[in-house]
The prediction has a mean pLDDT of 82. The RNA shown here (Lysine riboswitch aptamer) has 165 nucleotides and comes from a mouse gut metagenome. It matches the Rfam family "Lysine riboswitch aptamer". Rfam links the family to the GO term lysine biosynthetic process. The sequence is in RNAcentral, with records from MGnify.
RNA sequence: UGAUAGAGGUUGCGCUUUUUAUCAGUAAAGAUUCAGAUGUGGCAGGCACAGAAGAAGGGUUUUGAAAGGAGAAAGCGCCGAAAGGAAGAGUUACCUGAGGAUUCUUACCUUGGGCAUGCAGUGAAGAACUGUAUGACUGUCAUCGAAUCGAUGGGGCGCUAUCAG
Numbered sequence: 001u002g003a004u005a006g007a008g009g010u011u012g013c014g015c016u017u018u019u020u021a022u023c024a025g026u027a028a029a030g031a032u033u034c035a036g037a038u039g040u041g042g043c044a045g046g047c048a049c050a051g052a053a054g055a056a057g058g059g060u061u062u063u064g065a066a067a068g069g070a071g072a073a074a075g076c077g078c079c080g081a082a083a084g085g086a087a088g089a090g091u092u093a094c095c096u097g098a099g100g101a102u103u104c105u106u107a108c109c110u111u112g113g114g115c116a117u118g119c120a121g122u123g124a125a126g127a128a129c130u131g132u133a134u135g136a137c138u139g140u141c142a143u144c145g146a147a148u149c150g151a152u153g154g155g156g157c158g159c160u161a162u163c164a165g
Base pairs, nucleotide, nucleotide: 001164002163003162004161005160006159009079012078013077014076015075016074017073018072019071020070028063029062030061031060032059033058034057038050039049040048041047043097044096045095046094082111083110084109085108086106087105088104089103090102091101092100112138113137115135116134117133118132119131120130121129122128140154141153142152143151144150145149
């Protein structure tokens, strides 16, 4: 230098399926009543549709979800596992535009790992996730020491083991 194999944790990382609660007595639909001209297609413009055979909105009543996210169980793939940022490409409600969302790619940038707390964002949410800061814990390497412990510091393109040159 290259190849191979491993370790961090029983709360390591990610994915799928089943099930449970929440979402929520919410959205939506029906009936009835008040009311009396606008409303819908996520935003804007266009276009289209609905509407005095009663729009929007309010009251009463009947029926009544779902998605995302979460817990548990099982299975699968793994140890830059993976997450985020940036750039590019695709899809996205009738058309155009802006934005948002989502999928993929990149030898580009950041992060060793989980946890707690504060702030910000997403979210129905006091759940959870993402980013950031702080804190102790943990794993690894280096140096030092009074040396199976402690202190300081570093990072995963790292660390350990084996093999080959």